The part of an RNA shown here (small-subunit ribosomal RNA, central domain) has 350 nucleotides and comes from a metagenome.
Rfam family: Bacterial small subunit ribosomal RNA.
Context: one part of a larger RNA
RNA sequence: UUGGGCGUAAAGCGCGUGUAGGCGGUUUGUUAAGUCUGGUGUGAAAGCCCGGGGCUCAACCCCGGAAGUGCAUUGGAUACUGGCAAACUUGAGUAUGGGAGAGGAAAGUGGAAUUCCGAGUGUAGGGGUGAAAUCCGUAGAUAUUCGGAGGAACACCAGUGGCGAAGGCGGCUUUCUGGACCAAUACUGACGCUGAGACGCGAAAGCGUGGGGAGCAAACAGGAUUAGAUACCCUGGUAGUCCACGCCGUAAACGAUGGGUACUAGGUGUCGCGGGUAUUGACCCCUGCGGUGCCGCAGCUAACGCAUUAAGUACCCCGCCUGGGGAGUACGGUCGCAAGAUUAAAACUC
Numbered sequence: 001u002u003g004g005g006c007g008u009a010a011a012g013c014g015c016g017u018g019u020a021g022g023c024g025g026u027u028u029g030u031u032a033a034g035u036c037u038g039g040u041g042u043g044a045a046a047g048c049c050c051g052g053g054g055c056u057c058a059a060c061c062c063c064g065g066a067a068g069u070g071c072a073u074u075g076g077a078u079a080c081u082g083g084c085a086a087a088c089u090u091g092a093g094u095a096u097g098g099g100a101g102a103g104g105a106a107a108g109u110g111g112a113a114u115u116c117c118g119a120g121u122g123u124a125g126g127g128g129u130g131a132a133a134u135c136c137g138u139a140g141a142u143a144u145u146c147g148g149a150g151g152a153a154c155a156c157c158a159g160u161g162g163c164g165a166a167g168g169c170g171g172c173u174u175u176c177u178g179g180a181c182c183a184a185u186a187c188u189g190a191c192g193c194u195g196a197g198a199c200g201c202g203a204a205a206g207c208g209u210g211g212g213g214a215g216c217a218a219a220c221a222g223g224a225u226u227a228g229a230u231a232c233c234c235u236g237g238u239a240g241u242c243c244a245c246g247c248c249g250u251a252a253a254c255g256a257u258g259g260g261u262a263c264u265a266g267g268u269g270u271c272g273c274g275g276g277u278a279u280u281g282a283c284c285c286c287u288g289c290g291g292u293g294c295c296g297c298a299g300c301u302a303a304c305g306c307a308u309u310a311a312g313u314a315c316c317c318c319g320c321c322u323g324g325g326g327a328g329u330a331c332g333g334u335c336g337c338a339a340g341a342u343u344a345a346a347a348c349u350c
Base pairs, nucleotide, nucleotide: 004321005320006319007304008303012318014201015200016199017198021194022193023192025088026087027086028085029084030083031082033081034080035077036076037075038074039073040072041071042070049065050064051063052062053061054060091191092188093187094186095185096183097182098181103177104176105175106174107173108172109171110154115149116148117147118146119145120144121143125136126135162169163168206247207246208245209244210243211242215241216240220236221235222234223233258317259316260315261314262313263312266295267294268293269292270291271290272289273288274287275286276285299306300305323350324349325348332343333342334341335340
């Protein structure tokens, strides 16, 4: 390379937008590039294969023939693929009307709680633990009442509920804004799928500048525990956690399962929208579309399990894997302020 694979054995890029490329619905005509078929030329000799011959045979050698995937040229075929032209509506999209949603951004605002400050009441403890101690408190703590400050997070509702491409998103109000879904028509007329590069987004931690700092809390200090205890437990506590702007670009970024389309038993929850029926209708019952769960047949699987949300049956496109260690390392390149990220070996060894 071929082949075989990628839920858990090695292997799906963290996720999107999209360039080139690859692939692409229905009908008619045309063309004849691919495709199929015939002719001609070429395809050196030797070799291979067939027939015959020469060395006593064979190896070896000689003669003749055939073959020669290919290439060029020319004639034809037109189902399929491609090009061109015209048309279509089922793929895709647009318009109209609806309702759902923690989707995103900004501004404003609310209550509970923690902490701190001031004042009142009040007196000897409080706190913490397995037990203690460090610690706080007669300079009046803890408790309790009132007032104030400030930051962060939003109990109940809350739900294998919802939304988002993923990361993720949860008090309330307003403004701006993205997407999906449903219904009935009308319109465009293949405008589609995927996507190497590229570009964008991307938890937490970390970094830069400036703010902010209630609680929590790496580091650190002390008290315990212990043989020791650079820990687990306790008392404190700084970065950080929060905001603005700019970096970083990684995670068990997980469904450990790339995206699209079509097909292949059912049952039962739940969310959104609709139709019928229904009692003037909250519900129940039947049913359509779209999501999200559970169970389960065929089939698949090494098994576990998956099973119309496939890991089943097929096609299209991308990414990735190829024994363990060395190693996701070294070197080099690119990116970064740095931390580091990304791309990515070999010797050697089993």

The prediction has a mean pLDDT of 89.
RNAcentral holds the full RNA, with entries from SILVA.